Small-subunit ribosomal RNA, 3' major domain from an uncultured prokaryote, 459 nucleotides, folded computationally. RNAcentral holds the full RNA, with entries from ENA. Its Rfam family is "Bacterial small subunit ribosomal RNA". The prediction has a mean pLDDT of 81.

[in-house]
Context: one part of a larger RNA
C1' cells in the first nucleotide's frame, strides 16, 4: 500500500422510517428443480438463473429418440471425362417420406478469331476437402451482466522516504458530484462529473390539400361539405429563453446556502442517450469468430412419427378472484403512440369515467376452474399438442402464517390501446395515452455505497 472488523467519525441511497399497493393462502398461466421416459435437446444458478436465451416448439423451428435412408456428400473451391441448357410445368408406378422408375407442355445459354478456344450450367469419377448446435468461456476474440450514474481512478515533473511508498487526492468550508473555494511541498495534467447530443413544458418567425365558420358567401339544418382564408388549433423547420442573471439575508469579503421577485419553467426544470481505471477465472465455443482436442459410410447429410407439452411433489414470475368504492342490464363521451408499401387525407379505434334501472350480503345474478356437447377459424395437417364462439356444468376461493417485494408525483394504484415475433396462437414482451392519490418527524436500527482516521498473527 491494500483488505477486513458484531472498532470509530462524517455523509449518501424507497436502505430503514412514515404511507399506498402487493407476493407468501386458492384456481389458472409461465419458466426452474426433482421425477419419469425411448427422448422429455441445451445453456443460465444468490443479490447479477427460473414470462431468461425462446420478439412467439402442432410439421418445419430442433440441437433430442425410434426407425428408414445417403457417403466428395445439403454447402466452398480445384482437377479429369461427358452433355448443353437452367428454369418452370402435367400426369403415372413404387415408397410412410426422403427417394427412385416413366412421361405432357413451354422455354430452348453467351462471347467467338468458328479451335470444344473462354465463360456459365448440368451429370458422373477420383482425391485433396467438406460437415459437426462434437468438447474445453479455466486457451480467445466480440458482446453482455454486476458494482453504479457510485465519484471515484491515475499520470508528468518536483519534493519527501535506504525502501516498498507516500505527497498531489489529506485539512476548513461546500455540492449531486475529485462540484467549487480558501489554505497546504507541491505545481500542472489526463479518463470520469458537469456541459455539448435527443425529448417534454414556454414564446416568436417561416410554411399551409389537418384546423377554423374565427370574419364572409353557399348549402343542408347531417357533416369544413364547398368557394374563400392561414386567424387560432396543430403539424415541422429556424432561433428565443434560466445564467443564482437581480434583490435581501447569511457565510471569511470566497465557494455556496436560505428567502423574495419576475417568469411557462428557478436553482441539475422532467424523462433519455451517456457507463472511468477495474472487480467477480461472472455469462456466452448453441448468434458469430477462434486455437487446441475429438468424429470422418459418422458425433455428418435427408426423411416419417414421437419428444422438448409427461406428473406424488417443491421453488419462482404473472393473470383472475375472492365482492356492494360491486356484478348485471341500458345508455354513454374524449386519447396518444404504432401499422397497414403509398396515405395529417382512408381504415385498424378504445376502456375506465359519467347518467338510469336492477341485485341486498348469500358461496349468491360473487367466482370462474373443471367437464359434456355443438360450431368457427388458421393450416397438408389440430389424435399426442392451437385459438376462438353458443348452451349446459359451475370447483378452490370469504383477504391470506413465518415472511417478502415495489413505489416520493403525472410517480404508486387502476383503465384500456397499439406495436414486434406470427399462416394461426400472448396472463409475457416493448411501447402509448386516460383517470389519478397517500407520506417522508427523522437516521438509532437493518442493506448498499463514498471519504478520513484506528486495530490486524491476513496478502
Nucleotide at each position: 500500500u491494500g483488505a477486513c472488523g458484531g472498532g470509530g467519525g462524517c455523509c449518501c441511497g424507497c436502505a430503514c422510517a412514515a404511507g399506498c399497493g402487493g407476493u407468501g393462502g386458492a384456481g389458472c398461466a409461465u419458466g426452474u428443480g426433482g421425477u419419469u421416459u425411448a427422448a422429455u435437446u441445451c445453456g443460465a444458478a444468490g443479490c447479477a438463473a427460473c414470462g431468461c436465451g425462446c420478439a412467439g416448439a402442432a410439421c418445419c423451428u430442433u440441437a433430442c429418440c425410434a426407425g428408414c435412408u445417403c457417403u466428395u456428400g445439403a454447402c466452398a473451391u480445384a482437377c479429369c471425362u461427358a452433355u448443353c441448357g437452367c428454369g418452370g410445368u402435367u400426369a403415372u408406378c413404387c415408397g410412410a417420406g426422403a427417394g427412385g422408375a416413366u412421361u405432357u407442355c413451354c422455354u430452348u445459354c453467351a462471347g467467338u478469331u468458328c479451335g470444344g478456344c473462354u465463360g456459365g450450367a448440368u451429370a458422373g469419377g477420383a482425391u485433396a476437402c467438406a460437415g459437426g448446435u462434437g468438447c474445453u468461456g479455466c486457451a480467445u476474440g466480440g458482446c453482455u451482466g454486476u458494482c453504479g450514474u457510485c465519484a471515484g481512478c491515475u499520470c508528468g515533473u518536483g519534493u519527501c522516504g535506504u525502501g516498498a511508498g507516500a505527497u498531489g487526492u489529506u485539512g476548513g468550508g461546500u455540492u449531486a458530484a475529485g462540484u467549487c473555494c480558501c489554505g497546504c511541498a507541491a505545481c500542472g495534467a489526463g479518463c470520469g462529473c458537469a456541459a455539448c447530443c435527443c425529448u417534454c413544458a414556454c414564446c416568436c418567425c417561416u410554411a399551409g390539400u389537418u384546423g377554423c365558420c374565427a370574419g364572409c358567401a353557399g348549402g343542408u339544418u347531417a357533416a369544413g361539405c364547398u368557394g374563400g382564408g392561414c386567424a387560432c388549433u396543430c403539424u415541422a423547420g429556424a432561433g428565443g429563453g434560466a445564467c443564482u442573471g437581480c434583490c435581501g439575508g447569511u457565510g471569511a469579503u470566497a465557494a455556496g446556502c436560505c428567502g423574495g421577485a419576475g417568469g411557462a419553467a428557478g436553482g441539475u426544470g422532467g424523462g433519455g442517450a451517456u457507463g472511468a481505471c477495474g472487480u467477480c477465472a461472472a455469462g456466452u465455443c448453441c448468434u458469430c469468430a477462434u486455437g487446441g482436442c475429438c468424429c470422418u459410410u459418422a458425433c455428418g447429410g435427408g426423411c416419417u412419427g414421437g419428444g422438448c407439452u409427461a406428473c406424488a411433489c417443491a421453488c419462482g414470475u404473472g393473470c383472475u378472484a375472492c365482492a356492494a368504492u360491486g356484478g348485471c342490464g341500458g345508455u354513454g363521451a374524449c386519447a396518444g403512440a404504432g401499422g397497414g408499401u403509398u396515405a395529417a387525407u382512408c381504415c385498424c379505434u378504445a376502456a375506465a369515467a359519467g347518467c338510469c334501472g336492477u341485485c341486498u350480503c348469500a358461496g349468491u345474478u360473487c367466482g370462474g376452474a373443471u367437464u359434456g356437447u355443438c360450431c368457427u377459424c388458421u393450416g397438408c395437417a389440430a389424435c399426442u399438442c392451437g385459438a376462438g364462439g353458443g348452451c349446459a356444468u359451475g370447483a378452490a376461493g370469504u383477504u391470506g402464517g413465518a415472511a417478502u417485494c415495489g413505489c416520493u408525483a403525472g410517480u404508486a394504484a387502476u383503465c384500456g390501446c397499439a406495436g414486434a415475433u406470427c399462416a394461426g396462437c400472448a396472463u409475457g414482451c416493448u411501447g402509448c395515452g386516460g383517470u389519478g392519490a397517500a407520506u417522508a418527524c427523522g437516521u438509532u436500527c437493518c442493506c448498499g455505497g463514498g471519504c478520513c482516521u484506528u486495530g490486524u498473527a491476513c496478502a